[in-house]
Overview: This is a predicted structure of a 356-nucleotide part of an RNA (large-subunit ribosomal RNA, domain IV) from a marine metagenome. Its Rfam family is "Bacterial large subunit ribosomal RNA". Its mean pLDDT, the model's own confidence on a scale to 100, is 86. The full RNA is in RNAcentral, with records from SILVA.
Context: one part of a larger RNA
């Protein structure tokens, strides 16, 4: 110097991002406990006080002699001085700094946020406000059910039947889930437009016996087969239509005026949408300007508490708003209590380094 214990005058968090680490509570009887609340709890709240040994009154409990009642009288039952055990205990008294004398062995309390809770998770940087979950809704499925797997048999589902099976969001509980169906998606409808293959098969092209014309090369007509092209017309779904639905995806305005100080506008006015954010909640896990403003706490508060609303950009099962418990969560803030700190010291141990 460093590693790991130990102790430390005075202060006590001033140390840091943060009381991170360490310190401190710690057993048992006893008293005695708020607010809140789902009345179960909160709770070991919080916050007191006792605890060792020795004597000996008091007093419960066994066991039971002596002695006593009872009796079915050779032996049983019950009570029951003394004596043993084993408890409760006021007193008096003794010793140390200290009797849960060592070791084991909860810090506490307010307040907010998120998540109801217990549980899960990134084997090896993340334990949590993430995922689960009881409940809540929708949607599917009448059974060889849906649904899954498999090329098929088959299997699961379930040896179960709509108080069950599968899928999607939600996320105990409490008070609640507002408008919008125009886009997208489901479901539903069938008149009507649209529309494959396929049916059809008019028209119509090629080919060519035959025929006509030509001195000849060749030209034109052109039957049947044989191929190429092919309209009218017939056609499913599905789209277009027409409805329906939002705890399906989603979405949920501007603008100008106006009240007898001023401000603000309860009122009008107008433009535009499918409708224009209801309750509630709000500088917030969301607010950019922002350290907003005000008020509490501090001598002093970018945090953190209640409030205002001017919500850049909350808002209602992508849930809203709130809640006793719980929470190795996350923020702030007291009390104990410390070597964190102010500022270090020294002492065990074990290492490095010097020297022999």
């Nucleotide at each position: 110097u460093c590693a790991u214990a130990g102790u430390u005058a005075a202060g006590g968090a001033a140390c840091u991002c943060g009381g991170c680490a360490a310190a401190a509570u710690g057993c048992c009887c006893c008293c005695g406990u708020a607010a809140c609340u789902u009345c179960g709890g909160g709770a070991g709240a919080a916050g007191g006080g006792g605890g060792g040994c020795c004597a000996a009154a008091g007093u419960g409990g066994g066991u039971g002699u002596a002695g006593g009642a009872g009796u079915u009288u050779u032996c049983c039952u019950c009570c029951g001085a003394a004596g043993c055990c084993u408890g409760c205990g006021g007193u008096g008294g003794c010793c140390g700094c200290a009797g849960a004398g060592a070791g084991u062995a909860g810090g506490c309390c307010c307040a907010a946020g998120c998540g109801a809770c217990u549980g899960u998770u990134u084997a090896c940087c993340a334990a949590a406000a993430a995922c689960a979950c009881a409940g809540g809704u929708c949607c599917g499925u009448g059974c060889g059910a849906a649904g899954u797997u498999g090329u098929a048999a088959g299997a699961c589902g379930a040896u179960g039947u709509a108080u069950a099976c599968g899928g999607a969001c939600u996320g105990a509980c409490g008070c609640c889930u507002g408008c919008c169906c125009g886009g997208u998606g489901c479901u539903g409808g069938a008149a009507g437009g649209u529309c494959a293959a396929g049916g059809g098969g008019a028209c119509u092209g090629g080919u060519u016996a035959g025929c006509u014309c030509g001195u000849a090369a060749g030209a034109g007509c052109g039957a049947a087969g044989c191929u190429g092209a092919g309209a009218a017309c017939u056609u499913a779904a599905g789209c277009c239509c027409c409805a329906g639905u939002a705890a399906a995806c989603g979405g949920c305005g501007g603008u100008g005026g106006u009240a007898a100080c001023u401000a603000u506008a309860a009122c009008c006015a107008u433009c535009c949408u499918a409708a224009g954010g209801u309750a509630g909640c709000g500088a917030a896990a969301u607010u950019c300007c922002u350290u907003g403003u005000c008020g509490g706490g501090u001598a002093a508060g970018u945090u953190c508490c209640g409030a205002c609303c001017u919500g850049c950009a909350c808002g209602a099962a992508u849930g809203g708003c709130g809640u006793a418990a719980c929470g190795a969560u996350u923020u702030g803030g007291g009390c104990g209590c410390u070597g964190u700190c102010u500022c270090a010291a020294c002492u065990g141990u074990g290492a490095a380094c010097u020297c022999g």